[in-house]
């Protein structure tokens, strides 16, 4: 010095939360872990310490660990003026889809007619009619009756009140006409009408007269049936003139090839695509680079003693 056997001593001998504390460790409370000394005493008006952060005693490992140095590297970060890859854009070049021409193949289909041409219906636009719905509407005469209202004027009669005549008018039936009719409810508080109990007038009587409820009716309102002059709209239809015709049907004439696909070649090429090359941005996706870095591996880093060389 190097190898080999011992001895000391330095330094280890579980982690993590919470309370407490300036602040760490521990007495305490929870959690978790095992080749971990889970030893022993003390400690909350508490112990002991100061970023190297318990203490007093005991026992174990024992230069292993730890510290310094250099490789090594799990991982995350950063890098787009390092490469690749992916996105978006853009430029340019070659195809392609598309379209004309030429050509070759393909043959559904086809004289029970391929293809070509030409007419025409269905479509739409005017004009005129129908039909179907559906609002809307509710004529105009002519006769006859008997009473009655209104108006205007005679004649009688003691009152009520009689008797003729003129005009206008609602009302009833009957008929005609008409788009302008049927049923059925309700219907004028007075100012429509017809019968008016009671009452009221006039009279000596007998009679007359006005007339309110109610009762029928009428205008007139509601619903409904018929009907359509007029006003409209249609999943209809005739008949004319036009216009239009991808599709879809019908007739007419010519009378043998054809639709569709596929290959080549030569043009044009708006636009959409594919691929390659530029180029501009982006994205840490993958390799590379830089600083970080758990782990890992080598080296070095205490005394002392015996033997060996």
């Nucleotide at each position: 010095u190097g190898c080999u056997a011992g001895g000391c001593u330095a330094a280890c001998c579980g982690g993590a939360g919470g309370g407490g504390u300036a602040g760490g460790c521990g007495u305490c409370c929870u959690c978790u872990u095992a080749u971990a000394c889970a030893c022993c005493g003390a400690a909350a008006u508490c112990g002991u310490c100061u970023u190297u952060a318990g203490c007093g005693g005991g026992g174990g490992u024992g230069a292993c660990g730890g510290c310094c140095g250099a490789g090594u590297g799990c991982g995350g970060c950063g890098u787009a003026u390092c490469a690749g890859a992916c996105c978006u854009g853009u430029u340019g070049g070659a195809g392609g889809u598309c379209c004309a021409c030429a050509u070759c193949g393909u043959g559904a289909c086809g004289a029970u007619g391929a293809g070509g041409u030409c007419c025409u219906g269905u479509c739409c636009u005017g004009u005129g009619g129908g039909g179907c719905u559906g609002g809307u509407g509710g004529u105009g005469g002519c006769g006859a009756g008997c009473g009655g209202a209104u108006g205007c004027a005679g004649c009688c009669g003691g009152a009520g009140g009689g008797c003729g005549g003129c005009a206008u008018u609602a009302u009833u039936c009957g008929u005609c006409u008409u788009g302008a009719u049927u049923a059925c409810a309700g219907a004028a508080a007075u100012c429509g009408g017809g019968u008016c109990a009671g009452g009221c007038c006039c009279u000596g009587a007998c009679g007359g007269g006005a007339g309110c409820a109610g009762c029928c009716u009428u205008a007139c309102u509601g619903u409904u049936u018929a009907u359509u002059a007029c006003c409209a709209a249609c999943g209809c239809u005739c008949a004319u003139a036009g216009g239009g015709u991808c599709g879809c049907g019908g007739g007419a004439c010519c009378g043998a090839g054809a639709a569709u696909c596929g290959g080549u070649g030569u043009g044009a090429c708006a636009a959409c695509u594919u691929c390659c090359a530029g180029u501009a941005g982006g994205u840490g996706c993958u390799g590379g680079c830089g600083a970080c870095a758990a782990g890992c591996u080598c080296g070095g880093u205490g005394c002392c003693u015996g033997g060996c060389a």
Source information: The prediction has a mean pLDDT of 76. Archaeal signal recognition particle RNA from a Thermoplasmata archaeon, 309 nucleotides, folded computationally. Rfam family: Archaeal signal recognition particle RNA. Rfam classes the family as a non-coding RNA gene.